[in-house]
The RNA shown here (small-subunit ribosomal RNA) has 1484 nucleotides and comes from an uncultured bacterium. The prediction has a mean pLDDT of 84. Its Rfam family is "Bacterial small subunit ribosomal RNA". Its family is annotated with ribosome and structural constituent of ribosome in the Gene Ontology.
RNA sequence: AGAGUUUGAUCAUGGCUCAGAAUCAACGCUGGCGGCGUGCCUCAGACAUGCAAGUCGAACGGUUAAGACUCCCUUCGGGGAGUGUAUAAAGUGGCGCACGGGUGAGUAACACGUGGGUAAUCUACCUCCGGGUGGGGGAUAACCCGCCGAAAGGUGGGCUAAUACCGCAUAAUGCAGCGGCACCGAAUGGUGACGGUUGUUAAAGGAGCAAUCCGCCUGGAGAGGAGCCCGCGGCCGAUUAGCUAGUUGGUAGGGUAAUGGCCUACCAAGGCGACGAUCGGUAGCCGGCCUGAGAGGGCGGUCGGCCACACUGGCACUGAAACACGGGCCAGACUCCUACGGGAGGCAGCAGUCGGGAAUCUUGGGCAAUGGGCGAAAGCCUGACCCAGCAACGCCGCGUGAGGGAUGAAGUCCUUCGGGAUGUAAACCUCGUAAGCAUGGGAAGAAUAAAUGACGGUACCAUGCGUAAGCCCCGGCUAACUACGUGCCAGCAGCCGCGGUAAUACGUAGGGGGCUAGCGUUGUUCGGAUUUACUGGGCGUAAAGCGCGUGUAGGCGGUACAUUAAGUCAGCUGUUAAAUUCCCGAGCUUAACUCGGGAAAGUCGGCUGAUACUGAUGUGCUAGAGUGCAGAAGAGGCAACUGGAAUUCUCGGUGUAGCGGUGAAAUGCGUAGAUAUCGAGAGGAACACCGGAGGCGAAGGCGAGUUGCUGGUCUGACACUGACGCUGAGACGCGAAAGCUAGGGGAGCAAACAGGAUUAGAUACCCUGGUAGUCCUAGCUGUAAACGAUGGGUACUAGGUGUUGCCCGUAUCGACCCGGGCAGUGCCGUAGCUAACGCGUUAAGUAUCCCGCCUGGGGAGUACGCUCGCAAGAGUGAAACUCAAAGGAAUUGACGGGGGCCCGCACAAGCGGUGGAGUAUGUGGUUUAAUUCGAUGCAACGCGAAGAACCUUACCAGGGUUUGACAUGUCCGGAACCUCGGUGAAAGCUGAGGGUGCCUUCGGGAACCGGAACACAGGUGCUGCAUGGCUGUCGUCAGCUCGUGUCGUGAGAUGUUGGGUUAAGUCCCGCAACGAGCGCAACCCUUGUCGUUAGUUGCCAGCAUGAAGAUGGGCACUCUAGCGAGACUGCCGGUGACAAACCGGAGGAAGGUAAGGAUGACGUCAAGUCAGCAUGGCCCUUACAUCCUGGGCUACACACGUACUACAAUGCUACGGACAAAGGGCAGCCAACCUGCGAAGGAGAGCAAAUCCCGUAAACCGUGGCACAGUUCAGAUUGCAGGCUGCAACUCGCCUGCAUGAAGGCGGAAUCGCUAGUAAUCGCCGGUCAGCAUACGGCGGUGAAUACGUUCCCGGGCCUUGUACACACCGCCCGUCACACCAUGGGAGUUGGCCACGCCCGAAGUCGUUACUCCAACCGGUGACGGAGGAGGACGCCGAAGGUAGGGCUGAUGACUGGGGUGAAGUCGUAACAAGGUAACGUA
Repeated sequence: AGAGUUUGAUCAUGGCUCAGAAUCAACGCUGGCGGCGUGCCUCAGACAUGCAAGUCGAACGGUUAAGACUCCCUUCGGGGAGUGUAUAAAGUGGCGCACGGGUGAGUAACACGUGGGUAAUCUACCUCCGGGUGGGGGAUAACCCGCCGAAAGGUGGGCUAAUACCGCAUAAUGCAGCGGCACCGAAUGGUGACGGUUGUUAAAGGAGCAAUCCGCCUGGAGAGGAGCCCGCGGCCGAUUAGCUAGUUGGUAGGGUAAUGGCCUACCAAGGCGACGAUCGGUAGCCGGCCUGAGAGGGCGGUCGGCCACACUGGCACUGAAACACGGGCCAGACUCCUACGGGAGGCAGCAGUCGGGAAUCUUGGGCAAUGGGCGAAAGCCUGACCCAGCAACGCCGCGUGAGGGAUGAAGUCCUUCGGGAUGUAAACCUCGUAAGCAUGGGAAGAAUAAAUGACGGUACCAUGCGUAAGCCCCGGCUAACUACGUGCCAGCAGCCGCGGUAAUACGUAGGGGGCUAGCGUUGUUCGGAUUUACUGGGCGUAAAGCGCGUGUAGGCGGUACAUUAAGUCAGCUGUUAAAUUCCCGAGCUUAACUCGGGAAAGUCGGCUGAUACUGAUGUGCUAGAGUGCAGAAGAGGCAACUGGAAUUCUCGGUGUAGCGGUGAAAUGCGUAGAUAUCGAGAGGAACACCGGAGGCGAAGGCGAGUUGCUGGUCUGACACUGACGCUGAGACGCGAAAGCUAGGGGAGCAAACAGGAUUAGAUACCCUGGUAGUCCUAGCUGUAAACGAUGGGUACUAGGUGUUGCCCGUAUCGACCCGGGCAGUGCCGUAGCUAACGCGUUAAGUAUCCCGCCUGGGGAGUACGCUCGCAAGAGUGAAACUCAAAGGAAUUGACGGGGGCCCGCACAAGCGGUGGAGUAUGUGGUUUAAUUCGAUGCAACGCGAAGAACCUUACCAGGGUUUGACAUGUCCGGAACCUCGGUGAAAGCUGAGGGUGCCUUCGGGAACCGGAACACAGGUGCUGCAUGGCUGUCGUCAGCUCGUGUCGUGAGAUGUUGGGUUAAGUCCCGCAACGAGCGCAACCCUUGUCGUUAGUUGCCAGCAUGAAGAUGGGCACUCUAGCGAGACUGCCGGUGACAAACCGGAGGAAGGUAAGGAUGACGUCAAGUCAGCAUGGCCCUUACAUCCUGGGCUACACACGUACUACAAUGCUACGGACAAAGGGCAGCCAACCUGCGAAGGAGAGCAAAUCCCGUAAACCGUGGCACAGUUCAGAUUGCAGGCUGCAACUCGCCUGCAUGAAGGCGGAAUCGCUAGUAAUCGCCGGUCAGCAUACGGCGGUGAAUACGUUCCCGGGCCUUGUACACACCGCCCGUCACACCAUGGGAGUUGGCCACGCCCGAAGUCGUUACUCCAACCGGUGACGGAGGAGGACGCCGAAGGUAGGGCUGAUGACUGGGGUGAAGUCGUAACAAGGUAACGUA
């Protein structure tokens, strides 16, 4: 510090995800030790049991055991009494119990933090200082005696003490009143040991022989603590906008330690709120902790500070302090006891239990240390605390050994079978040793003069023996790869994604990587995320500018001077607790941990200073803004009036059969006279030309003319005001179309609707009609792709070129023209900006001010709530759930029922076919024991197969064989081999005989045959989607690329585009390109002309001979086959750009590629082939191998493809006659001759072939017949008789002769080939092959027609355009319906929770009232009694819980219902993406 993921690729946007750190954690697997920490996050749920707050006899009455002393008694054991010491249990009294400990429910608050105030306060114990402590009185617990009660407890009578209680005295520097002085303060006021006066208020004793000590009272001061008040700071929601009646203030009083509506009465009507009141939700706050570069974000467990709470709610008492965790009263819920009358209780103290939960410990030891309470002290108490226990929960440290050790052992895994890996790893040698066990020693912590240690015989030291590794991962991100198993199954997965037979992604193994007593997973937080952007983002098209204006609050604001010092800045200072973090150092062996010192820490307070900027105040200025004056343009607005053209309608005239409408039609109109045409009239709406990228307006929008009223703008020159400005949350106004209300109006147009068409359908597009509406008036609605998809203001930053308005200059008689200025409105463009497209003085540039808005897609602009509206609806505006994308710009392709240019037998123009018939052949299908397999649109189907009777053969049935029919190796035997027999369908099984070769170093060996065992053979078994090779196809189409350079962020582009031209990316020109490669062309072969060489087997002009090129002869010609020549747009003319090239011509055998062939770029189709061959993997191994016999591949209701033969007279037939080329031939071609009607047979010459043979070419020509017919056409089918090949023609060959003589009379929709020696037509040959050819490959003979042309169909090339396609249009994709699941809205309701309010009832208790009852102290009185005061009761206010009525908020649930999301496959259509076939979209 980044990475993965949208795409074919790219850039940017944007979300999702990962790597890091952390954790009070939990879960899985595993687990050696120690140190230090940490340990109910959930039910503030309920709690058994024990402990957690007591102490003081030196306050008091009193009292018991032991012991001591004295006395008495004694059974000599002891007992009793007293004294003082000491003291258990209980009581009075004092202090403590308000600390310490727990928890975080409540609380959004002066609760907390921070800084202040208290002139509005209190403070027990502690410290210091001043003063005092006199003299009395009356009670009461305990105790004793009764009574009640189950208990808890209560009650009556009697006795007694105090540091308990109560008067009195004294008393101030206390307090209060009055009067004055000094100083101070921002006000009330404060301070004063200034001082005068009046009144008033205190006390307790104990210990000690004593000194004295401890107490007590009063006043002052301090320290520490507490209360109250204030500024500022820190959560969410506006789908919570208004809240408030003690409410806000005042006066008086009450109350408190103290201010205060804190409370009461009266008076006033205020107070709070958009700077967010009120309400709702959530939450203890902080120091800090985690993360982060920081700013921030999250958290608030342990430790520390504060707050709140103590079963729930209320209340007070006591006290210095509480409204009190282990106190009280009342109410409620719950639990327990009960004799049913009543009682008792409160672990959110420490342990512990149950429950809840993914989850959180011992009912331990000790007060030794630290701290606390009481006490004079000893001391007692202390689950605070210190320790131990449990838990890998965390952090830190350590260990599981170290060194040597190759034969690279065994095992395991992989393997190309050679080897490689595990791996110095092990074994083995040397050395060493945490834990544990045993033995011996043994701390610090203890503060001391001494005593005192829970931990603990612990840490630590010595000696001996001596034990201990797992977890996760290995497709990319992300370090680490192989094998097997599995076969879209099982499974994995954080994201992208893996798995459908070769999975580095599943499972296992080997190996490897990472971490390590841990490792992974899950949850959560921050980070990465600049993905809420203060630091540090955006808004033309990605999400995002309000439809537009006016304007309130607010924010911001020109220029000069002065003052001030609020902001701002600086210095000093206070505080920011400790701990923590950081730095330095120190102590535990180190570290964690702990300790010491320092630094740091605020938007804080105070003082002093600075004054540039901002603010404030004052005085000015004129550049911003505005007013006046003079001009100007304009569809700016409103109202009234006027006008002509056109449509329609009405009336009249003319006139006749159609009109109208469409792609074509029909509905419709018309003989009752339409359409057309002329005239007249009516009515409504809109204003041609001018008219323009022109003008005006804020936007919506505005278009005939005239008039009236009216808003804004621009220009010019001066004068005036003097910052009056900009923006603008709310607010208010305007706001196209559609729509709504009421009333008019209604010509045309036209939703709905009707009809006609179209169509598979057509609730559409097209047509004929047609109502709302469109128009006017008044009102409502308030939205649009209200768009420049671009908020407003100001300033600055190259230009060029149009255009509108005004002005100036120039020019002119003048208007134009030309130059300049200002204001508007367009285009192009520099810098700059931008993801790119693009913007570019009219910014999307550079700055600044203000407003609005955005934060992944879907759900959804939906639901709910609220506001507005007559309604339609509008505004505001979520969530659950779901996806890993959605989206932008640009790129390359592909595609388009887009465009342009151009090719091709692509169409057209022609000729002949196919599709109909019969047959042949292939295929599908069906059948079968098997009908082996493959090929399947073009590009499978007379294809693999250049030839299935056996063989082939792979299929089926049956019979056999098992190292095998075939290869290599080992051993044994035998030459090999040949002949014959039995059995059998054959294979095979079995028997008899013959035969002895070659080499040799004499051992044996080679080849061959037989046998044996084992390695292995074998497989046309599977996978062409694991492959090689080969092939098809687009396509013989003209394309496909590269290097360097240049352009672009990039994918890419350029080159290769453009202008011409070509068959061609062929060539030329131009050009940021310049070159090059694979293709094209040419080079190659054949044919066409000529030359030359050579003449046998070829040829024969002349010569000889002759039946015959048969022979002599010759090589001229033909021909053969070698070598050459020839054609190149070379020449001429024209066109073209002076080019390339094209057109025409000459010459030439041939002319513009002469014709044909071979030749097939980068690539596409997972195209075809594992059955031609090769080959990975898988599978079979007495069988999926192999041999044999027979059968099948030849089946047959059908369907299709390809052919042959025909349907006839351009023909058929009979006879006669003519002319080829190219091939083949020895297991061959076969002449002559003979036989046969013939196929053929016999016999037999020649020829390994320019020599011989196949071998008569046929169409054609001549002559005759046939006359349109199912024929003298056609030949299927069938019968008979033959021939040939072959071991064998039954299934299942070919041929011949005779006989038979089917369909068929030119072929529906549709469809194929061909542009010249071509089509058509005619025959010939060859390969395969024993035989079998209508197929295939060749050869020649005869030999046409047509092409205007490129609109259309098909295919292709180039350029361009659109795209939501990229598996690329056979693409993509929308909605309903059906099914399943999920979440959610509505819903008659049902049922909870929370909240406030009205009323009723009203406990405890404070306060008040009352004077009914009672009462020791004090007063009066001889007394009775009275008074003061108090207690109880009663009454009153308030008042918790409870009851009741209506309400608000929120949750759960609900028949039914609404849409939404997801899902492998389904149904219906085809809406969108191309002009998507009616351009799309938005609104109504």